[in-house]
């Protein structure tokens, strides 16, 4: 000086689950915003045992089961500081 990823920003695409009841509520459900929780592995001890340790696993606390809204993740444009490559 080139690259180009994340961060950010916009566009776009995005499951899954409900009945009853006038209501109040009741019983059940889903997991793909968040959010606990754990393997092997490595590290300390070297007897037991403690630490870190991830998810689209699980758990369902919040949140959701008409519609909007929201929404992991993937494309599309835009940025690209700081690190890294060279």
């Nucleotide at each position: 000086c080139c690259g180009a990823a994340u961060a950010c920003c916009u566009c776009u695409g995005g499951a899954a689950a409900g009945c009853c009841g006038c209501a109040a509520g009741g019983c059940a459900c889903c997991g793909a915003c968040g959010g606990g929780g754990c393997a092997a592995g490595c590290c300390c001890a070297u007897c037991c045992g403690g630490g870190u340790g991830a998810a689209u696993c699980u758990c369902u606390c919040a949140g959701g089961u008409u519609g909007a809204a929201g929404g992991a993740c993937a494309g599309g444009g835009g940025g690209c500081a700081c690190a890294c490559g060279u």